[in-house]
Molecule: transfer RNA
Organism: Candidatus Woesearchaeota archaeon
């Protein structure tokens, strides 16, 4: 140098154009002589930047970072 795949709460994944979910954590409650376990609510994310759209995690470029592949 080039192909190609991924980048979404702290952490592992979903989501093929219309509300951003699940698990899992953390806070707080219930429950319990105290803790664990269960239950309830809560908080917390689309890698940057542009363009298409009425609307973009999604579809186009560019850029960054990561994996694998050819050279």
């Nucleotide at each position: 140098c080039u192909u190609g795949c991924g980048g979404u709460g702290g952490u592992g994944c979903a989501g093929u154009g219309g509300c951003a979910g699940c698990a899992u954590c953390u806070c707080a409650g219930a429950c319990u002589g105290u803790g664990g376990a269960u239950c309830u609510g809560a908080g917390g994310a689309u890698g940057a930047g542009a363009g298409u759209u009425c609307a973009a995690u999604u579809c186009u470029c560019u850029c960054c970072c990561g994996c694998a592949g050819g050279c």